Bacterial small signal recognition particle RNA from Bowdeniella nasicola, 95 nucleotides, folded computationally.
Lineage of the source: Bacteria > Bacillati > Actinomycetota > Actinomycetes > Bowdeniella.
The gene name in the source record is ffs.
Rfam family: Bacterial small signal recognition particle RNA. The family's RNA type in Rfam is non-coding RNA gene. From the family's description: The signal recognition particle (SRP) is a universally conserved ribonucleoprotein involved in the co-translational targeting of proteins to membranes.
């Protein structure tokens, strides 16, 4: 001075674990304001028919609860891999 090993630090990739929701499920559900569909009734019309549209019904948002199978976020005395840096450490080679 070089090879290999071991240990420490950093970055990236990937996985496990934990946690969480913008993920999943259930409930509830717009009497402040949403969307669809609109019985009855209303309006226009001679009629056919058209228009707006309350309740009921359906949906979405919000809310409540549960969960981590999927998706996303976060965490670390976390596994593996790759790269970089370091070490009064070990090994071996050359001079």
């Nucleotide at each position: 001075g070089g090879u290999g090993g071991c240990c420490c630090c950093c970055a990236c990739g990937u996985g496990a674990c934990g946690u969480u929701a913008u993920c999943u499920c259930a409930c509830c559900c717009a009497a402040c304001u949403c969307c669809c569909c609109c019985a009855g009734g209303g309006c226009a019309g001679g009629a056919a028919u058209g228009c707006a549209g309350c309740a009921a019904g359906g949906g979405u948002a919000a809310g409540u609860g549960a969960g981590c199978u999927c998706u996303g976020g976060c965490g670390g005395g976390u596994g593996c891999g790759u790269g970089g840096g370091g070490g009064u450490c070990c090994u071996u080679c050359a001079u």